Record summary:
This is a predicted structure of a 73-nucleotide RNA (transfer RNA) from a Candidatus Dadabacteria bacterium. The sequence was found in a public genome assembly. It matches the Rfam family "tRNA". Its mean pLDDT, the model's own confidence on a scale to 100, is 81.

C1' cells in the first nucleotide's frame, strides 16, 4: 500500500430486519449503622470518532475522512 475488525456514559461493554439510547463498575443525595463497611431507593453524567449524503426519521444504510487492533505485502 491492500483486506478485515473495532471506535456508544468517568471506566468494561449491549443496543442492526431505520423510529424508547440502556446495563454493570464507578459518582452524588438519603434510608439502615455510634461511624465506616455492606445493602437498598432515586438521581446526575452522552453532540453514538469527525464530516457529507439517503430517508418524514439515522447509533444502525451509502461515501469519505481520524484513531486503534489483526491479516497480506
Nucleotide at each position: 500500500g491492500g483486506g478485515c475488525c473495532c471506535g456508544u456514559a468517568g471506566c468494561u461493554c449491549a443496543g442492526c430486519u431505520g423510529g424508547g439510547a440502556g446495563a454493570g463498575c464507578g459518582c452524588a443525595a438519603c434510608g439502615u449503622u455510634c461511624g465506616c463497611a455492606a445493602u437498598g431507593u432515586u438521581g446526575a453524567g452522552g453532540u453514538c470518532g469527525u464530516c457529507g449524503g439517503u430517508u418524514c426519521g439515522a447509533u444502525c444504510c451509502c461515501g469519505a475522512u481520524c484513531g486503534g487492533g489483526u491479516c497480506c505485502a